[in-house]
Formats: sequence, C1' cells, structure tokens
RNA sequence: GCAGGGAAAGCCAAACCUGUCGUGAGGCAGGGACGGAAAGCCACGGGUCUUUCAAGACGGCCGGGUUGUCAGAU
Repeated sequence: GCAGGGAAAGCCAAACCUGUCGUGAGGCAGGGACGGAAAGCCACGGGUCUUUCAAGACGGCCGGGUUGUCAGAU
C1' cells in the first nucleotide's frame, strides 16, 4: 500500500427493563447483549419518523466528509 476471512487486546452496545427530560419522534443515566471496524464524529444529499406545519428526531437506514483501534489469512 492493500485488506477486514480467522484470532486477539481494548472499545461501543440493539431488543427489553428501570429512572429521568420532551407534546412527540426521541435524548440522557443505570442494568442488559442482538450485533458492530468506524455501531467514532458531522444532519451535507437521500430516506424514515414526530409535529402546533414554525420546526424538530434518527449517524445501529443508505451515501458523502473527517478522524481512528487491532491484526496480517492474502
């Protein structure tokens, strides 16, 4: 450089339960693990959802941008 099949060190944590905030989609905290190399970050494009149609939510829906762990089957 390529690449993420297997293994391994650490990391994250779906559903569900509890508490809390929000009209809501949902957020946060604890428990819990279905899974995950970006399941880190950014609402830029698409998408879905909420809505008082003003505006919001989702990055664990896809694309894009950016940073980045481990490892070497090939």
This is a predicted structure of a 74-nucleotide RNA (c-di-GMP-I-GGC riboswitch aptamer) from a Desulfobacteraceae bacterium. The model forms 90% of the base pairs in the Rfam consensus. Its mean pLDDT, the model's own confidence on a scale to 100, is 76.